[in-house]
The prediction has a mean pLDDT of 77. This is a predicted structure of a 268-nucleotide RNA (Bacterial large signal recognition particle RNA) from a Solirubrobacterales bacterium. Lineage of the source: Bacteria > Bacillati > Actinomycetota > Thermoleophilia > Solirubrobacterales.

RNA sequence: CCGUGCUAGGCGGGGAGUUAGCGGCGCCCUGAAUCCGCAAUCCGCUCUAGCGGGGCUGAAUCCCCCCCCAAGGGGCGCAGGCCCUGGGUCAGCGCCCCGUCAGUGGCGAUGAUGGCUCGGUCCCGUGGCGAUGGAGACCCGUGAACCAGGUCAGGUCCGGAAGGAAGCAGCCUUAAGCGGUCAUCUCCAGGCGCGACGGGGACGCCGAACCGGAGCCAACUGACGGUGGUUGCGUCCCGGGGUACCGGCUUCGACGGGGGGUGCACGG
Numbered sequence: 001c002c003g004u005g006c007u008a009g010g011c012g013g014g015g016a017g018u019u020a021g022c023g024g025c026g027c028c029c030u031g032a033a034u035c036c037g038c039a040a041u042c043c044g045c046u047c048u049a050g051c052g053g054g055g056c057u058g059a060a061u062c063c064c065c066c067c068c069c070a071a072g073g074g075g076c077g078c079a080g081g082c083c084c085u086g087g088g089u090c091a092g093c094g095c096c097c098c099g100u101c102a103g104u105g106g107c108g109a110u111g112a113u114g115g116c117u118c119g120g121u122c123c124c125g126u127g128g129c130g131a132u133g134g135a136g137a138c139c140c141g142u143g144a145a146c147c148a149g150g151u152c153a154g155g156u157c158c159g160g161a162a163g164g165a166a167g168c169a170g171c172c173u174u175a176a177g178c179g180g181u182c183a184u185c186u187c188c189a190g191g192c193g194c195g196a197c198g199g200g201g202a203c204g205c206c207g208a209a210c211c212g213g214a215g216c217c218a219a220c221u222g223a224c225g226g227u228g229g230u231u232g233c234g235u236c237c238c239g240g241g242g243u244a245c246c247g248g249c250u251u252c253g254a255c256g257g258g259g260g261g262u263g264c265a266c267g268g
Base pairs, nucleotide, nucleotide: 001268002267003266004265005264006263009057010056011055012030013029014028015027020046021045022044023043024042034054035053036052037051038050063261064260065259066258067257068256072252073251074250075249076248078247080246081243082242083241084240085239086238087237088236090234091231092233093232094230095229096228097226098225099224100223101222102221103220104219105217106216107215114211115210117208118207119206120205121204122200123199124198125197126196128194129193130192132189133188134187135186136185137184139180140179141178142177148173149172150171151170156165157164158163
């Protein structure tokens, strides 16, 4: 160095979770890599870390170690990015208000603004009418075993008879009481309405007469101005929360790449 036969080892790996810790079943990511039994109210072990029983491969492309790359997972709200939100501040935008000017429009010699007088609206007091509510009367009905009336069958009493007397039931009418009601009448009430009289008050609004003689309105739009107002937007300041599907940091890390390492026996 070659050949033959063995053995160690290998026949997937990783993440999170669970666990005192390790591994497995289960979930997830990769990958293509054997069979049977046990196992999430868990199963089997103890830093040597699945247990038990088979099969294949086998000292190197396949086993072991280190480094690099990197799918993917976990952790951290991290003066970044993005989103949501609280408080404060400014008065830049918007909006409102006030004033001025202009335009459109309307009213006005059938008389504008204004002035003056008298009233109303407002308040108090007192009556009137009506409505409403309540009560009563009227009206209707019902309504008395006996202690209301009329009529009183039967029966009872007086009488020789003729004829009288009292009187229950029934019927009728009523009293007290009970019930009902459209209208009418009377009384009472006030958080009802309309008007009257008297007194007061007010200068805002409305109306009328008179004076006077040409403007008035602010309805809309535009512009300008303001020691004016508001906080819907926005500026700035101080915070709070979130990020699974932004990024960052960190951790583990499959596949892949690079480098290194590693047996035994026999024969030639």